[in-house]
RNA sequence: ACGCUGGCGGUAUGCCUUACACAUGCAAGUCGAACGGAAAUUAGCUUCGGUUAAUUUUAGUGGCGGACGGGUGAGUAACACGUGAGAAUUCGCCUUUAGGAGGGGGAUAACGAAUGGAAACAUUCGCUAAAACCCCAUAUGCCCCAGGGUGAAAAAGAGGUUAAUAGUAAAACUGAAUAACCUCUGCCUGAAGAGAAGCUCGCGGCUGAUUAGCUAGUUGGUAGGGUAAAGGCCUACCAAGGCGACGAUCAGUAGCUGGUCUGAGAGGACGAUCAGCCACACUGGAACUGAGACACGGUCCAGACUCCUACGGGAGGCAGCAGUGAGGAAUUUUCUGCAAUGGGCGAAAGCCUGACAGAGCAAUACCGCGUGAGGGAUGAAGACUUACUGAGUUGUAAACCUCGGUGCCUUAAGGAGGAAGAUCUGACGGUACUUAAGGUGGAAAGCAUCGGCUAACUCCGUGCCAGCAGCCGCGGUAAGACGGGGGAUGCAAGUGUUAUCCGGAAUUACUGGGCGUAAAGCGUCUGCAGGUGGUUUUAUAAGUCUGCUGUUAAAUCUUGAGGCUCAACCUCAAAUCUGCAGUGGAAACUAUAAGACUUGAGUGUAGUAGGGGUAGAGGGAAUUUCCAGUGGAGCGGUGAAAUGCGUAGAUAUUGGAAAGAACACCGAUGGCGAAGGCACUCUACUGGGCUAUUACUGACACUCAGAGACGAAAGCUAGGGGAGCAAAUGGGAUUAGAUACCCCAGUAGUCCUAGCCGUAAACGAUGGGUACUCGAUGUUGGACGUAUCGACCCGUUCAGUAUCUUAGCUAACGCGUUAAGUAUCCCGCCUGGGGAGUACGCUCGCAAGAGUGAAACUCAAAGGAAUUGACGGGGGCCCGCACAAGCGGUGGAGGAUGUGGUUUAAUUCGAUGCAACGCGAAGAACCUUACCAGGGUUUGCUAGAAGUGUUGGUUUCCUGAAAGGGAUUCCUUAUUCCGCUUCUACAGGUGGUGCACGGCUGUCGUCAGCUCGUGUCGUGAGAUGAUGGGUUAAGUCCCGCAACGAGCGCAACCCUUAUUUUUAGUUCUAUUGUCUAAAAAGACAGCCGGUGACAAACCGGAGGAAGGUGAGGACGACGUCAAGUCAUCAUGCCCCUUACGCCCUGGGCUACACACGUCCUACAAUGGGUAAGACAAUAAGUUGCAAAUCCGCGAGGACUAGCUAAUCUUUGAAACUUACUCCAAGUACAGAUUGCAGGCUGCAACUCGCCUGCAUGAAGGUGGAAUCGCUAGUAAUCGCUGGUCAGCUACACAGCGGUGAAUUCGUUCCCGGGCCUUGUACACACCGCCCGUCACACCAUGGAAGCUGGUUGUACCCGAAGUCGUUAUCCUAACCGUAAGGAAGGAGAUGCCGAAGGUAAAAUUAG
Repeated sequence: ACGCUGGCGGUAUGCCUUACACAUGCAAGUCGAACGGAAAUUAGCUUCGGUUAAUUUUAGUGGCGGACGGGUGAGUAACACGUGAGAAUUCGCCUUUAGGAGGGGGAUAACGAAUGGAAACAUUCGCUAAAACCCCAUAUGCCCCAGGGUGAAAAAGAGGUUAAUAGUAAAACUGAAUAACCUCUGCCUGAAGAGAAGCUCGCGGCUGAUUAGCUAGUUGGUAGGGUAAAGGCCUACCAAGGCGACGAUCAGUAGCUGGUCUGAGAGGACGAUCAGCCACACUGGAACUGAGACACGGUCCAGACUCCUACGGGAGGCAGCAGUGAGGAAUUUUCUGCAAUGGGCGAAAGCCUGACAGAGCAAUACCGCGUGAGGGAUGAAGACUUACUGAGUUGUAAACCUCGGUGCCUUAAGGAGGAAGAUCUGACGGUACUUAAGGUGGAAAGCAUCGGCUAACUCCGUGCCAGCAGCCGCGGUAAGACGGGGGAUGCAAGUGUUAUCCGGAAUUACUGGGCGUAAAGCGUCUGCAGGUGGUUUUAUAAGUCUGCUGUUAAAUCUUGAGGCUCAACCUCAAAUCUGCAGUGGAAACUAUAAGACUUGAGUGUAGUAGGGGUAGAGGGAAUUUCCAGUGGAGCGGUGAAAUGCGUAGAUAUUGGAAAGAACACCGAUGGCGAAGGCACUCUACUGGGCUAUUACUGACACUCAGAGACGAAAGCUAGGGGAGCAAAUGGGAUUAGAUACCCCAGUAGUCCUAGCCGUAAACGAUGGGUACUCGAUGUUGGACGUAUCGACCCGUUCAGUAUCUUAGCUAACGCGUUAAGUAUCCCGCCUGGGGAGUACGCUCGCAAGAGUGAAACUCAAAGGAAUUGACGGGGGCCCGCACAAGCGGUGGAGGAUGUGGUUUAAUUCGAUGCAACGCGAAGAACCUUACCAGGGUUUGCUAGAAGUGUUGGUUUCCUGAAAGGGAUUCCUUAUUCCGCUUCUACAGGUGGUGCACGGCUGUCGUCAGCUCGUGUCGUGAGAUGAUGGGUUAAGUCCCGCAACGAGCGCAACCCUUAUUUUUAGUUCUAUUGUCUAAAAAGACAGCCGGUGACAAACCGGAGGAAGGUGAGGACGACGUCAAGUCAUCAUGCCCCUUACGCCCUGGGCUACACACGUCCUACAAUGGGUAAGACAAUAAGUUGCAAAUCCGCGAGGACUAGCUAAUCUUUGAAACUUACUCCAAGUACAGAUUGCAGGCUGCAACUCGCCUGCAUGAAGGUGGAAUCGCUAGUAAUCGCUGGUCAGCUACACAGCGGUGAAUUCGUUCCCGGGCCUUGUACACACCGCCCGUCACACCAUGGAAGCUGGUUGUACCCGAAGUCGUUAUCCUAACCGUAAGGAAGGAGAUGCCGAAGGUAAAAUUAG
């Protein structure tokens, strides 16, 4: 400030924006005791024209004041302000003091007359006064050569007393003028004071170096001028200075301070109200007057604007108080009064005072009070919530009863202080306050919040919509976060929001931070200024410490009192004001001066190691090229190739020659150098280090902004050189592409000389110096000791270079006498990420570029170290029909079946990588059935109640597709039952959501894992245990170990099976036996040998029916896949309710260019056919299985035993064996398809069933890429049984037995999994994350041809007003004058300066 709301009082505060423009009124006047007039009134006199006197008012002259008070903060970075000093000054009024106050003179306004003008106003003539103006005299003053010179003056006014004179016959009395005296005020000159002002200096307080040089009156001197006063303040001359890295100049911003807010403080931010100073007054310039101004309510000029005008000319300045407009989010009344305080004038009365005192407006702030108190349960009604027969919350809250009257209203009475000062004087105000009576629960509670931070929770609505949000974030159908309701919490006449400042933020770190990896050590060295600096003596006293003095305005803050009922507020007192200056003292430390010392540093001497540097000379190996010989087809290259070279002779090999570059082995965590860097050998020159000695110097040192030097590679310039290598480039490959990786060539360059560049992950990502702080082990170079004949070894020590480690440090990693430890000195650097090391500017460079180095905008993070997982075309170990070794298949054909797709009225729905696809479905002709078409129906299912009916069952017929409708036969007459009607609840849904759920299931995976308690370690996440060595099918077991134990998993316990025994048993004629079913035995690494660690365990053997979990099954850890299922069932929510429910007929789920999965049958001779002959097990059976017999070629039929099953039946098993035939072909293989004739089931085989016989006889000759299963009674092969079921599409599925193999070297590879380890920028976890271009729109910024403003300085032109000069023109009262004139003044003209304006070229800034 804004939103919502609003009872009272007190005290404060109130244009932060346009120093924008202002209507109207007021804000500075006063003095008649300075002066002359004028007018009015009164009184006296009057010749009635007037006049005299008094009083009042006052335009003018004159005096004082308008320089104070009040406003504002534009300008100003400055002696403007603050603080403390200082000398060369001035001063009206005031106080004190000394002296004076004498004599003259000439004007002028007012006024009168005339004139001009619209006005403002002006001109001419004439009169007049003064405390206005002028002259003379006078001097305490000033100058001075001590003689003198110079020199300002003045003004009176008022009151009183007395005297004389006059009036009157006199007195009293009155009284103009005069004189004297007294008092007061004023005047002139000087001195002092108080207070005020001017001037000078030290110190202090903003930002920018992307502003580094600035300055000609500039710095100083001499002389002069000028000023109140010092001074380049001004002028002439002379000199060439002055300021600046301790930041000049320039640019930006800004009034300064006491203080205010905040903070523990140090600080940071601010400069409202109050107080001190400054500056300004429409903008710019100038002077006048005056004690004081260069003057807010004065003057002149210029400019802009506004107003008046008769168009000729004039007037104006609210940043005074109110007020208006405009601007803005936003800031008040055109109020009362001079009663108080203060100010101006006046002798005073008094006048003036928008200063001030008050009132009004505003919840703007601070403070205080109130909106009632006590009782009151039917825990009222209502509302909300709920598990809804009920209960909870609102809530003692309300109602109701009693009480009180703070407050408010009415009436009445009283009534202040503020008044000093005897009387009088109050705007506020009949106000505050007090008392009495009456009235009223009545007029007096809201705002925000309720996910966490942060106190306070629920319902409904909404459905990533609407919206919220300070940060995290909320909202996609069950929102404590949105909106509303209820409730609650916080504060309260306020409450929320927004903005700003400080705090928290140690997040600029002085107090009080950092720089190995988070931002941050210059690439390295030399070194001036600067900072810091060894031992000791003396002196000084600058720093330092301390006493005293001056100052540090008041107010404020703090403390203690006091006054308003308290408080806010006010008053008093104290303390403080941490500062500056002066003065006295101390002398430890720093400093300064003088002296001394040797440990730091340096020099000398004697040695010593070294790829340290520069230059020169020499060397061999290799490569390439050339020449010659031998030789004869390839070479070369790669993952594989090709380009390339080669019969014109390559490669290879031998000999010779040339060239350039680099120096194998030694060689190393080894040496040297400041770093970059330095390696064949020798020579010359040369730098540094180390050791020993302690001879010399005597602090000479350390660090270092700016500066300078060196500085890899690449690059640049010029000239050489060029073997190899090799950017660019060409070709060949790879690839979807391949401007790459690979290959063949190849130019700059790499090399040398001379110059430039000046950067690197220039890294130890660790600046340099010094000192201190446990050890261990290597190694390099010295010295010493010991030892030895000697070299070694060993010990001590100095200087390097490495590894590990204690304390300590560290966020951790790690560092750790070579510190990242403990201290100290100096330098450099950092302050969220991006934009950006970019832009602009400047410097350097030939260029490339380097150095310095932002902002707008944008994000809520970016980053470090470590942890757990997951992942890796990382590593190690291990397992699995995972590969390999084998056997048999699929993929090709025909058919069956499922799926996709397509089609359709419908082809119901679900399942979709492994882990959907012969799956749900263990059986779609109707039914099933959920789908479609058509026809019907509406309380239907169930429950209750009431009513009513020919009561129910049964046969046949008509109509209709059926449901349904109609007729009819027979039995029966009811308590139940059945139908219909009505009512109440409702039923029903294979409709949606498997991403709301339960239950069940799949999968990783029968993989060996998943966790916990206590302890220990770690700041923590977490780790350890579970890792390691062995072993296992196994986290199985053993050993070791900061772990010790435990749980879920593994194994075992359960079932089947193999052997034996016992018992019992139907069947079999009987025993044994077989079989059946009950119990038991048996196998445990138990025995032996070997290996192993005297372990666990493994290998072999014996015995045994079976041997190392004997075989098979059931059994599936923590969890994963938002896996599957709302169509088995159950279920929340949503949806339909004469329909998305229910009934019926027909159709569909069986369609068919096509694609895929799973199977069946085959392709034949290990076979087909015919004939004969053998051997099973599981299982099923009364709506059933059905023997035998008869009929039929057969499917099957007829008839009828047996069987409720170890008894009967299904039930002839097949492969197999034997014999015969077929002879390699689309067949005597294969059987699809089709025709005819039949059988069976069923209401019904057309869509759409199965079977039989005869006939027909398709594709197919072992199957591409690819892919599946299986390790033993297994694969392969052969048949049999069952469930579902009227029948069947079953070749499926679930079981049963028969015959019965091959192979496994092994773990490199593919797939999946387990453990350890490693990297990670992933954590929705590699199906992750993430980069760049392009397209479109928008935002911010840089550049840009150009355009338009502002500001600043410079140069020139013009030059107002005005000061200061000049002046030959004109004018002139005071003074002088011998009267001509002079002095002096004014006007005009003119010179210098000079604002605004104009021109020009620049600079800077903005758009």
The prediction has a mean pLDDT of 82.
Small-subunit ribosomal RNA from an uncultured cyanobacterium, 1407 nucleotides, folded computationally.